Record summary
Predicted 3D model of an 87-nucleotide RNA (c-di-GMP-I riboswitch aptamer) from a Bacillota bacterium.
RNA sequence: GAACGAUAAAAGCAAACUUGACGAAAGUCUAGGGCGCAAAGCUACAGGGGCUUCUCGCGAACACGCGAAUGCCAGCCAGUUGCCGAA
Numbered sequence: 001g002a003a004c005g006a007u008a009a010a011a012g013c014a015a016a017c018u019u020g021a022c023g024a025a026a027g028u029c030u031a032g033g034g035c036g037c038a039a040a041g042c043u044a045c046a047g048g049g050g051c052u053u054c055u056c057g058c059g060a061a062c063a064c065g066c067g068a069a070u071g072c073c074a075g076c077c078a079g080u081u082g083c084c085g086a087a
Stems, first nucleotide, its partner, number of pairs: 004085002012037002017032002020029003035075001041080003047077002049073003055068005
């Protein structure tokens, strides 16, 4: 340096669910909570994938159905940076 990841040490994050706020929704934030996590740090037009549909398009089309991100997800993969050091 690369790879690897202990019932090591020190720190850290926080799923479901619940309170409140924002949002059309997905979802985000807040306070609890703790399923888990060695990157559960960061990156979302300009890698792939997934979710949603205010709006737009099409269906005679209000309802309804289908399609489409400009809205989201990094706790799906990926990219990138990084702590510790037993085998």